[in-house]
This is a predicted structure of an 86-nucleotide RNA (transfer RNA) from a Gemmatimonadota bacterium. NCBI's taxonomy places the organism under Bacteria, Pseudomonadati, Gemmatimonadota. Model confidence (mean pLDDT): 81 of 100. Its Rfam family is "tRNA". Rfam's curators write: Transfer RNA (tRNA) molecules are approximately 80 nucleotides in length.

C1' cells in the first nucleotide's frame, strides 16, 4: 500500500428505505414487599445552561466539511479498531 467490516449515552447493543437520536438488557437513583436482606415487582436514568419547582432552552452518533426542508443513516478527507490480500 490495496479491500472489506467497525467507531452511537457510564457499559453492552438497536434504529434495514434519509423523517421524534439512543429501543432493549447491564450498571446507577427512588419506591414497594420483609424483622431486615436477597430475589421479585413499579417509576427514573445522555450533557449544560437557566429556573425554588413544575419545567424550558441549547447541544450531542470518531473528527472536520459537502448535499439536503431534513443526515446515526447519502458523498468527500483524515483518525483509531478489527479481518483480509501483497
Nucleotide at each position: 500500500a490495496c479491500c472489506c467490516g467497525g467507531g452511537u449515552g457510564g457499559c453492552g447493543g438497536a434504529a434495514c428505505u434519509g423523517g421524534c437520536a439512543g429501543a432493549c438488557g447491564c450498571a446507577g437513583g427512588g419506591g414497594a414487599c420483609u424483622c431486615a436482606a436477597a430475589a421479585u415487582c413499579c417509576c427514573c436514568c445522555g450533557g449544560c445552561a437557566c429556573g425554588u419547582g413544575a419545567g424550558u432552552g441549547c447541544c450531542u452518533u470518531g473528527c472536520g466539511g459537502g448535499u439536503u426542508c431534513g443526515a446515526u443513516u447519502c458523498c468527500c478527507g483524515c483518525c483509531c479498531c478489527g479481518g483480509g490480500u501483497a